[in-house]
RNA sequence: GGGCCUAUAGCUCAGUUGGUUAGAGCAACCGGCUCAUAACCGGUCGGUCCUUGGUUCGAGUCCAAGUGGGCCCA
Numbered sequence: 001g002g003g004c005c006u007a008u009a010g011c012u013c014a015g016u017u018g019g020u021u022a023g024a025g026c027a028a029c030c031g032g033c034u035c036a037u038a039a040c041c042g043g044u045c046g047g048u049c050c051u052u053g054g055u056u057c058g059a060g061u062c063c064a065a066g067u068g069g070g071c072c073c074a
Base pairs, nucleotide, nucleotide: 001073002072003071004070005069006068007067010026011025012024013023019057028044029043030042031041032040050066051065052064053063054062
């Protein structure tokens, strides 16, 4: 220098052909159970979907540029 993949909750990740409320597990918090702790059970909280712009009636999803991370070639 060139090519490809990737960015969604504190962490690990889903999210279908663009469509009505963006989700799971773990963590955290509250409660139950227990003499008590862990485990287990119930509940709650938690998001500018990396940034900017574009397309569209409508974008986490499509397009362009940029930024961070990873891999390959030179």
Transfer RNA from Selenomonas ruminantium, 74 nucleotides, folded computationally.
The source organism's lineage runs through Bacteria, Bacillati, Bacillota, Selenomonadaceae and Pseudoselenomonas.
Its Rfam family is "tRNA". By type it is a transfer RNA. Rfam's curators write: Transfer RNA (tRNA) molecules are approximately 80 nucleotides in length.
Its mean pLDDT, the model's own confidence on a scale to 100, is 80.